[in-house]
Context: one part of a larger RNA
RNA sequence: CUGGAGUCCCCCAAGGGGAAGCGAAGACCCUAUAGAGCUUUACUGCAGGCUGUCGCUGAGACGUGGUCUCCGAUGUGCAGCAUAGGUAGGAGACGUUACGCAGGCACCCGCGCUAGCGGGCCGCCGAGUCAUCAUUGAAAUACUACCCGUCGGCGACUGCGACUCUCACUCCGGGAGGAGGACACCGGUAGCCGGGCAGUUUGACUGGGGCGGUACGCGCUCGAAAAGAUAUCGAGCGCGCCCAAAGAUUUCCUCACGCGGGUCGGAAACCCGUGGAAGAGCGCAAGAGCACACGGAAGUCUGACAGUGACAUUCCCAACGAGUGUCGCUGACGCGAAAGCGUGGUCUAGCGAACCUACGAGGUUCCUCAAUGGGACCCGUAGAUGACAGAAAAGCUACCUUAGGGAUAACAGAGUCGUCACCGGCAAGAGCACAUAUCGACCCGGUGGCUUGCUACCUCGAUGUCGGUUCCCUCCAUCCUGCCUGUGCAGAAGCAGGCAAGGGUGAGGUUGUUCGCCUAUUAAAGGAGGUCGUGAGCUGGGUUUAGACCGUCGUGAGACAGGUCGGCUGCUAUCUAUUGGGGG
Numbered sequence: 001c002u003g004g005a006g007u008c009c010c011c012c013a014a015g016g017g018g019a020a021g022c023g024a025a026g027a028c029c030c031u032a033u034a035g036a037g038c039u040u041u042a043c044u045g046c047a048g049g050c051u052g053u054c055g056c057u058g059a060g061a062c063g064u065g066g067u068c069u070c071c072g073a074u075g076u077g078c079a080g081c082a083u084a085g086g087u088a089g090g091a092g093a094c095g096u097u098a099c100g101c102a103g104g105c106a107c108c109c110g111c112g113c114u115a116g117c118g119g120g121c122c123g124c125c126g127a128g129u130c131a132u133c134a135u136u137g138a139a140a141u142a143c144u145a146c147c148c149g150u151c152g153g154c155g156a157c158u159g160c161g162a163c164u165c166u167c168a169c170u171c172c173g174g175g176a177g178g179a180g181g182a183c184a185c186c187g188g189u190a191g192c193c194g195g196g197c198a199g200u201u202u203g204a205c206u207g208g209g210g211c212g213g214u215a216c217g218c219g220c221u222c223g224a225a226a227a228g229a230u231a232u233c234g235a236g237c238g239c240g241c242c243c244a245a246a247g248a249u250u251u252c253c254u255c256a257c258g259c260g261g262g263u264c265g266g267a268a269a270c271c272c273g274u275g276g277a278a279g280a281g282c283g284c285a286a287g288a289g290c291a292c293a294c295g296g297a298a299g300u301c302u303g304a305c306a307g308u309g310a311c312a313u314u315c316c317c318a319a320c321g322a323g324u325g326u327c328g329c330u331g332a333c334g335c336g337a338a339a340g341c342g343u344g345g346u347c348u349a350g351c352g353a354a355c356c357u358a359c360g361a362g363g364u365u366c367c368u369c370a371a372u373g374g375g376a377c378c379c380g381u382a383g384a385u386g387a388c389a390g391a392a393a394a395g396c397u398a399c400c401u402u403a404g405g406g407a408u409a410a411c412a413g414a415g416u417c418g419u420c421a422c423c424g425g426c427a428a429g430a431g432c433a434c435a436u437a438u439c440g441a442c443c444c445g446g447u448g449g450c451u452u453g454c455u456a457c458c459u460c461g462a463u464g465u466c467g468g469u470u471c472c473c474u475c476c477a478u479c480c481u482g483c484c485u486g487u488g489c490a491g492a493a494g495c496a497g498g499c500a501a502g503g504g505u506g507a508g509g510u511u512g513u514u515c516g517c518c519u520a521u522u523a524a525a526g527g528a529g530g531u532c533g534u535g536a537g538c539u540g541g542g543u544u545u546a547g548a549c550c551g552u553c554g555u556g557a558g559a560c561a562g563g564u565c566g567g568c569u570g571c572u573a574u575c576u577a578u579u580g581g582g583g584g
Stems, first nucleotide, its partner, number of pairs: 008584007017576003021571002029405004034401002036397004042200005048193008058165003062161007070153006076115001085147005092130003101126001103125003107120005169180004203216001204214002212233001217239006240388001241283001242345002247301007255279001257275006281290002284350001286348003305331009333342003356383005362378006412459001413457001414455003418452001420448006429439002466541001467539003471533001472530005479504003482499006507519004547565004551560003
């Protein structure tokens, strides 16, 4: 000096592997005693509608009811002159001159239990007639007063039915007038209907949430680790009653079962003997307790009573209600000769606040001077909240919203490895004989981290989700190609095994598919990993928004790992990494 290799620094350009890149306090999921829109036979209301009634709203007549005043009649058990409504007073009342008339006869009408009662007519007679006196539970329609039942009539008020009218009111008309008409309209009030509209609710626990369940109030045993206490959607079971005797007391008795014996009688009926500490029974779950009875039988009873306390427990060790239990006192009782026992059931489950309602030989008080009236307060008893220390309460949301959560799910990761894939140990058996050429049951032990689960550890102020495509790297448990061993290896072709990851491992049909099935080739058409490699590379067929249809479900809003058509793919590259070019 020429050529080659390497290290470092700088610049230009490129495509986008990484910065779990930038963008947006995740839209999925859950939570909130957070919203909103919608639905309905959720709850509670409000418009609105219907009907009744009252006001606006007046007149007349008819029919039919109710209440009342007045008038006139009427009231028959038996006995008894006879058709006695009730009570009280009561010894007299009416008539004897005329209009006329007590009473009787005749005639007419009404009622009627056929006995009679009431009224009319003056045609005839006429001066007395009816009571008190004897029968009756009750005495005069002799007379007077008040009242009851039934019937008829005048009248007043009023209800209902159907009708007529005109004057309010309404409508038409410029007006005259017409049509309707006390109806309608309007207003008040009562009942019913009333998502048309409104305000709300629609629980909690939970190996995410939902569905399921109740582990949401109580009792027993175990778990529970020999004081007490002790969790899980831990294991095994129960309670929300029952009993007037299955309670109290006094007296008496002893069970289950075995063996022996006894007519029918047998494995089991009843009787006798004997053994028998409990193996029975005690209303019910379990545990504890009990035969000197807390068990069985009989007698008598109601202490399963009224009032008032303390303590314990509920609720270990802090507080706390209802409930439950234990021990007293006072009163009145039961059984027992008495001592005594008895405040239910041998003990541990069988339960519920305030408001409101009902009840009480309850208490206090107001109207009020009084009550057989009405109200208020207190006490006690009963009625329920089982989400059981107790709001009065149904759903949908894919049209959705907000606050939050990796306290909590879906993808991926991590842990685990039941499941899965692969391997091994033993070798029953198949292989004509022969376990091990080849195949290999039952049982047992591993490896891997590809499947599916489980967990909920990272990420919800976001790590883009299936499949395909493009491109690169890796593993070997090897499909082909290479070397070798065994063979039930003659050769050829195979079968099985050992070493080996250098290279290769393709093309079509169907389906969104991964996978699978099929076709023709091929030496062979291997498996797996890299955030199920790869969307700041592509695609967007599927899934997974808003539209819509079908089936099914739902009263409905709507829903459906059911189907179907449609439906947006942002980013100018700072750093790093890589590739190409240039300079030192």

The prediction has a mean pLDDT of 82. Predicted 3D model of a 584-nucleotide part of an RNA (large-subunit ribosomal RNA, domain V) from Halopelagius fulvigenes. Taxonomically the source falls in Halopelagius (Archaea, Methanobacteriota, Halobacteriales, Haloferacaceae). The full RNA is in RNAcentral, with records from ENA.